The prediction has a mean pLDDT of 76. The RNA shown here (FMN riboswitch aptamer (RFN element)) has 147 nucleotides and comes from Neobacillus niacini.

[in-house]
RNA sequence: GAAUUCCUUCGGGGUCAGGUGAAAUUCCGAACCGGCGGUGAUGAAGCUUUAGCUUCUUAGUCCGUGACCCGGUUAACCUUUGGUUAAACGGUGGAUCUGGUGAAAUUCCGGAGCCGACAGUUAAAGUCUGGAUGGGAGAAGGAAAAA
Numbered sequence: 001g002a003a004u005u006c007c008u009u010c011g012g013g014g015u016c017a018g019g020u021g022a023a024a025u026u027c028c029g030a031a032c033c034g035g036c037g038g039u040g041a042u043g044a045a046g047c048u049u050u051a052g053c054u055u056c057u058u059a060g061u062c063c064g065u066g067a068c069c070c071g072g073u074u075a076a077c078c079u080u081u082g083g084u085u086a087a088a089c090g091g092u093g094g095a096u097c098u099g100g101u102g103a104a105a106u107u108c109c110g111g112a113g114c115c116g117a118c119a120g121u122u123a124a125a126g127u128c129u130g131g132a133u134g135g136g137a138g139a140a141g142g143a144a145a146a147a
Base pairs, nucleotide, nucleotide: 004144005143006142007141008140009139010138015030016029018028019027031127032126033116034115035065036064037063038062043056044055045054046053047052048051060114061113069091070090071089073087074086075085076084077083078082096112097111098110099109100108118130119129120128
């Protein structure tokens, strides 16, 4: 001192004293929110040779990815034309334009948009309730580790 393995901790935000109605935090109106990694011309600090370098930091809508849903496979179990659970894998699944600056921006600045699993509900849900005291992309710390 690297691949790699193991352990611990952490790991999602947001609605109303408006309107209609028998009934809506679901409709209308108004408001609010933005997981994780990457990219990155913002911003901050430091260093120096003043032109760069280093560290931290900047995207819901770009690239990838998680939760949810679907599929077969494998394993275990059961009340066995099948079902349940688990694992790895595969698939589905949303949304941006415009003006400015510039060598370069879907990321910066200005403006205007748009999007948001499943189940439930006296009435249709990104925000309520539930699966979920779950799972999880991943983050931090620690341990082991051949030549």